[in-house]
């Protein structure tokens, strides 16, 4: 630098349940284990969703896709 077939150390943790916060999308904590090779981070582009609405607006999702950035293991 390239790749992620197989394996492995370690890591993350969908849905669901409980609690808390929020009008809500959702978030956080615990349980659990569908999955993940960036399921680490960034709302930059697209997309989806929520609140409000005459219009303008305010938010959520990085485990929807692309992009940016940092990085573990293995192989070459």
């Nucleotide at each position: 630098c390239a790749a992620g077939u197989a394996a492995a150390a370690g890591c993350c943790a969908a849905a669901c349940c409980u609690g808390u916060a929020g009008c809500g999308a959702u978030a956080c904590a615990g349980g659990c284990a569908c999955g993940g090779a960036a399921a680490g981070c960034c709302a930059c582009g697209g997309g989806u969703c929520u609140c409000a609405c005459g219009g303008g607006g305010a938010g959520a999702c990085a485990g929807c896709c692309g992009g940016g950035u940092u990085g573990c293991c293995u192989u070459g």
Molecule: c-di-GMP-I riboswitch aptamer
Organism: Desulfoluna spongiiphila